RNA sequence: GACCGGACGGUCGCUCGUCGCGAGACGGGAGGAAAGUCCGAACUCCGCAGAGCAGUGUGCCGGAUAACGUCCGGGACGGCCGGUUCAAGCCGGCUGGACGGAAAGUGCCACAGAAAACAUACCGCCCGGGCCGCAAGGUUCAGGUAAGGGUGAAAAGGUGCGGUAAGAGCGCACCGCCGUCGCAGUAAUGCGGCGGGCAGGGCAAACCCCACACGGAGCAAGACCAAAUAGGGAGGGAAUCCGGCGCAAGCUGGAUGCGUGCCGGCUCGGCGCGCCACAACCUCCGGGUAGGUCGCUUGAGCCGCGCAGUAAUGUGCGGCCCAGAGGAAUGACCGUCCCGUCGCAAGACGGACAAAAUUCGGCUUACAGGUC
Numbered sequence: 001g002a003c004c005g006g007a008c009g010g011u012c013g014c015u016c017g018u019c020g021c022g023a024g025a026c027g028g029g030a031g032g033a034a035a036g037u038c039c040g041a042a043c044u045c046c047g048c049a050g051a052g053c054a055g056u057g058u059g060c061c062g063g064a065u066a067a068c069g070u071c072c073g074g075g076a077c078g079g080c081c082g083g084u085u086c087a088a089g090c091c092g093g094c095u096g097g098a099c100g101g102a103a104a105g106u107g108c109c110a111c112a113g114a115a116a117a118c119a120u121a122c123c124g125c126c127c128g129g130g131c132c133g134c135a136a137g138g139u140u141c142a143g144g145u146a147a148g149g150g151u152g153a154a155a156a157g158g159u160g161c162g163g164u165a166a167g168a169g170c171g172c173a174c175c176g177c178c179g180u181c182g183c184a185g186u187a188a189u190g191c192g193g194c195g196g197g198c199a200g201g202g203c204a205a206a207c208c209c210c211a212c213a214c215g216g217a218g219c220a221a222g223a224c225c226a227a228a229u230a231g232g233g234a235g236g237g238a239a240u241c242c243g244g245c246g247c248a249a250g251c252u253g254g255a256u257g258c259g260u261g262c263c264g265g266c267u268c269g270g271c272g273c274g275c276c277a278c279a280a281c282c283u284c285c286g287g288g289u290a291g292g293u294c295g296c297u298u299g300a301g302c303c304g305c306g307c308a309g310u311a312a313u314g315u316g317c318g319g320c321c322c323a324g325a326g327g328a329a330u331g332a333c334c335g336u337c338c339c340g341u342c343g344c345a346a347g348a349c350g351g352a353c354a355a356a357a358u359u360c361g362g363c364u365u366a367c368a369g370g371u372c
Stems, first nucleotide, its partner, number of pairs: 001372004006337007014029006031353001035364002038362005043218004055214005060074005075099001077096008100209002105207002107203003122149002124145003128141005157175006176198001177196008222294004232285005239256007257275007301320008338351005
């Protein structure tokens, strides 16, 4: 890193499907992560002239894919190991990852340290002057010096030779860097020639700049059927006469009549309400709730073989159907065996992480034991 993750049988249940009038019979029934819900999609509903700002995300190159922040291949860089070189370096193998820009601007760089970015002199080294000393040397003052020491995550190109008072790209060679040209490569980039002694420390998982992308909510999405009660809309109708009060509008009593509700079906009768459009009543319509159905599992599906490709992956042929519940089934017991621990033995105990809820592709995390 990959794979398995107790095995077989029986009995009794649970759930879904098919068949059956029924009793029942037959068949299916958790995972590699079903988990975290961190990315990307399918599907569904809502939103949407166009442009910009803000915000969020991604960020070497090429490919794969429905898509991705995933995967594959390549490049550059870092780390480790080996070889090689006087050394820097170079070569090979393994390995790591948010790997655009630090010569646009702003900001930060703890502690330690003399100095942390317009560089810096603590120790040391060196020249010169003064003083001490016979001398070697010591001490002090003014300078030079970034080679050595020390601090640090990081000290202003590196290594070697020359040079020098000591030093220093001060000079040279190599390595690195910058500019430029050429060649190779789809590209990232690499290699080489020429020129330049070298400017420009690090941090963007700090703000920021550049390029590209991005509407929101989620199966409790959503669609259909549809009670009771309450509410919404439309429609329906028989009024007439007499009296009282009042200026009037209107209020009110009675009679006849009509409509309607109740008196468990009908008629009479009784009681109540209403009578000009209010309320009630009747008819019709539509929305929603309870409840039910669909979405729901045949799918970017699984297995085998072949082909294309370095690979991710794609594709052809053949075979297969493998949970779909709805507060939520997938369990319990027994027997035989396997593994582990304990035990002289008989035997006893234990068998990880964890368990579907619209469905896929990834990532991450958990995992006793075993195999390669």